[in-house]
Context: one part of a larger RNA
RNA sequence: ACCUACGAGUUACUCCUCUCUGGCAAGGUUAAGCUUUUAAGAAGCGAAGCCGAAGCGAAAGCAAGUCUGAAUAGGGCGCAUAGUCAGAGGGGGUAGACGCGAAACCUUGUGAUCUACCCUUGGGCAGGAUGAAGUGCCGGUAACACGGCAUGGAGGUCCGAACUGGUAAACGUUGAAAAGUUUUCGGAUGACCUGAGGGUAGGGGUGAAAGGCUAAUCAAACUGGGAAAUAGCUCGUACUCCCCGAAAUGUUUUUAGGAACAGCCUCGAGUUUAGUGUCAUAGAGGUAGAGCUACUAAUUGGGCUAGGGGGCUUCACCGCCUACCAAACCCAGAUAAACUCCGAAUGCUACUGACAUAUACUCAGGAGUGAGGCCCGGGGUGCUAAGGUCACGGGCCGAGAGGGAAAUAACCCAGACCAUCAGCUAAGGUCCCCAAAUAUAUGCUAAGUUGAUUAAACGUGGUCCAAUUGCUUUGACAGCUAGGAUGUUGGCUUGGAAGCAGCCAUUCAUUUAAAGAGUGCGUAACAGCUCACUAGUCGAGCGAUCGGGCGUGGAUAAUAAUCGGGCAUUAAGCAUAUUACCGAAGCUAUGGAUUCAUAGAAAUAUGAGUGGUAGGGGAGCAUUCUAAUCAGCAUCGAAGGUGAGUCGUAAGGCUUGCUGGAGCGUUUAGAAAAGCAAAUGUAGGU
Numbered sequence: 001a002c003c004u005a006c007g008a009g010u011u012a013c014u015c016c017u018c019u020c021u022g023g024c025a026a027g028g029u030u031a032a033g034c035u036u037u038u039a040a041g042a043a044g045c046g047a048a049g050c051c052g053a054a055g056c057g058a059a060a061g062c063a064a065g066u067c068u069g070a071a072u073a074g075g076g077c078g079c080a081u082a083g084u085c086a087g088a089g090g091g092g093g094u095a096g097a098c099g100c101g102a103a104a105c106c107u108u109g110u111g112a113u114c115u116a117c118c119c120u121u122g123g124g125c126a127g128g129a130u131g132a133a134g135u136g137c138c139g140g141u142a143a144c145a146c147g148g149c150a151u152g153g154a155g156g157u158c159c160g161a162a163c164u165g166g167u168a169a170a171c172g173u174u175g176a177a178a179a180g181u182u183u184u185c186g187g188a189u190g191a192c193c194u195g196a197g198g199g200u201a202g203g204g205g206u207g208a209a210a211g212g213c214u215a216a217u218c219a220a221a222c223u224g225g226g227a228a229a230u231a232g233c234u235c236g237u238a239c240u241c242c243c244c245g246a247a248a249u250g251u252u253u254u255u256a257g258g259a260a261c262a263g264c265c266u267c268g269a270g271u272u273u274a275g276u277g278u279c280a281u282a283g284a285g286g287u288a289g290a291g292c293u294a295c296u297a298a299u300u301g302g303g304c305u306a307g308g309g310g311g312c313u314u315c316a317c318c319g320c321c322u323a324c325c326a327a328a329c330c331c332a333g334a335u336a337a338a339c340u341c342c343g344a345a346u347g348c349u350a351c352u353g354a355c356a357u358a359u360a361c362u363c364a365g366g367a368g369u370g371a372g373g374c375c376c377g378g379g380g381u382g383c384u385a386a387g388g389u390c391a392c393g394g395g396c397c398g399a400g401a402g403g404g405a406a407a408u409a410a411c412c413c414a415g416a417c418c419a420u421c422a423g424c425u426a427a428g429g430u431c432c433c434c435a436a437a438u439a440u441a442u443g444c445u446a447a448g449u450u451g452a453u454u455a456a457a458c459g460u461g462g463u464c465c466a467a468u469u470g471c472u473u474u475g476a477c478a479g480c481u482a483g484g485a486u487g488u489u490g491g492c493u494u495g496g497a498a499g500c501a502g503c504c505a506u507u508c509a510u511u512u513a514a515a516g517a518g519u520g521c522g523u524a525a526c527a528g529c530u531c532a533c534u535a536g537u538c539g540a541g542c543g544a545u546c547g548g549g550c551g552u553g554g555a556u557a558a559u560a561a562u563c564g565g566g567c568a569u570u571a572a573g574c575a576u577a578u579u580a581c582c583g584a585a586g587c588u589a590u591g592g593a594u595u596c597a598u599a600g601a602a603a604u605a606u607g608a609g610u611g612g613u614a615g616g617g618g619a620g621c622a623u624u625c626u627a628a629u630c631a632g633c634a635u636c637g638a639a640g641g642u643g644a645g646u647c648g649u650a651a652g653g654c655u656u657g658c659u660g661g662a663g664c665g666u667u668u669a670g671a672a673a674a675g676c677a678a679a680u681g682u683a684g685g686u
Base pairs, nucleotide, nucleotide: 001686002685003684004683005682006681011095012094013093015092016091017090018089019088020087021086022085023084024083027051028050029049033045034044035043036042037041055062056061065077066076067075068074098236099235101233105226106225107224109222110221116200117199118198119197120196121195122194123193124192125190127159128158129157130155134151135150136149137148138147139146163187164186165185168183169182170181171180202218204214205213206212239620240619241618242617243616244615249262250261251260252259253258263369264368265366266365268363269362270361271360275357276356277355278354279353280352281350282349283348289342290340291339296336297335300332301331302330303329305326307325308324309322310321311320312319372397373396374395375394376393377392379390380389381388402413403412404411417592418591419590420589422588423587424586428582429581430580431566432565433564437579439578440577441576442575443574444573450568451567458553459552460551462550463549464548465547467545468544469543470542471541479537480536481535482534483533485510486509487508490504491503492502516531520529521528593610594609595608596607597606598605599604621675623672624671625670626669627668628667630665632664633663640659641658642657643656644655645654646653647652
């Protein structure tokens, strides 16, 4: 891992409540017990008791009323009757109460053969090294002290086996081993190691102290019991079909992953048009916007001008000036969620009216939900950050399959009763993968830009289009040829300043086709080159500004790359227009099933439906047993096993071959140890 078997809403209660069925009914009913009997049963007797028929009040009490109250008022609870017994079912209660699952708590005992410490009594420590005190002799001293040489043999001394420990590494890690092996390493006469016997016991022991050890168990051992502890938690919870179908919100909560009540779902009964939509009518309102000389607050520039600052004047006052600050006022501009002189659209309300549609509400049984999520819109918060967070409106997922978006809960299209080798479409597509246009028309793009997910500010004489404007056959623009002069080196300045360091300016005038008192380079200054300007040549367009389209740079991410891929360039790219086709579980067609409504006596017809988690309701299938039934089947072959065929919407049923070798079924009722894929389920097998 698989297979087989087992495996979870049960049972009890004279408890409560609702529904259905039946009996009796202002009543209903017996319990224990007794009697009879055809004896696990049934019938009869048995009124004790219970429920109901009257309530209200705290009570005295009163009573179809009563309580409150001064009240004859008002109000609260009642009255105008239906119950009760039995059976079945839904839900609740008490019990282990759908099943499995704690960590723990209490209590009775058992453990110190492991290990911790202690007590008693024993045992063990090769060999080597070092050489304390003391002592002797010699030296030395006044005497000591002191020194030297011997002797001596101390030590939680040294090296190192046994012994004991366990430092480092490797191996081992379903091991040889539930702690080892190898190499290496510490101690090795000591607070040493060790044998045997004994002691200390669970909130206790023991501990050179690590919460260590206390029998592979220790921040409280193990065993039996309380005990099926409790578990607002996790997991699991078994056959089929049909109808409906949620919630992730509000309030409160020692409450926040749990509950209670409400909301939303379902089943039944009732009320009988209340519900919903559109339009009309009548309303309330202060949002979007807008505005502010309409307030409040904030605000820019100018004007005017109180007040203040500064300066001038003066002995002082007065006075004057001010590109200083500045209230009020005026002009122009302009801001606001907590501003409003104004002010929509939507939305909201309604005794209303019309039309359309089919709900709505009340009572009562059963729930589940009370972690929501994404997208779009207008907002708060945050950074106009977040797949962020909060509330509101809508959609979808949740609980929704199908087509498209390569893949992809939520985006786009569209809501799956079943069948069909039929048709039409949606979104989206039509070169190949891949169904359908290598469609049509006109442009653009040269970047493989692009081809259904990245990209900005800022650049861009890449290219296309539009507009405005200037020059141009009296010859433009570009190129080429030629000229580009004279007064003059203008004046000043300066070492120099000659068109070209700088300053000045009626920057004049002359000759000219034209030529600046000079556009740039250049020189120390000149010189030189060049430009403006002019002529010739050439022969038709050439500039400037602004706007738009498509491109281009900007462009950096970690394992090769890529539009989904192949690939595609007057596209298979981009833009505009047009036609055709493909394309879904949508719609249609044909057949069938089923629910509800309407009509009907029925058959049936017509219409509307039939996605679905939690959950509610309905109808069935199968298994085991009991009773009756078929005066059922069976060695001429039961159950079971394994194949085939067939019927039913399904659970399943029927027939039959082979096997098997002794029991088994139909129908109608009843009763359940009544259905397995999951629980790290339990046992067995492979």
The part of an RNA shown here (large-subunit ribosomal RNA, domain II) has 686 nucleotides and comes from a Bacteroidota bacterium. RNAcentral holds the full RNA, with entries from ENA. Rfam family: Bacterial large subunit ribosomal RNA. Rfam links the family to the GO terms structural constituent of ribosome and ribosome. NCBI's taxonomy places the organism under Bacteria, Pseudomonadati, Bacteroidota.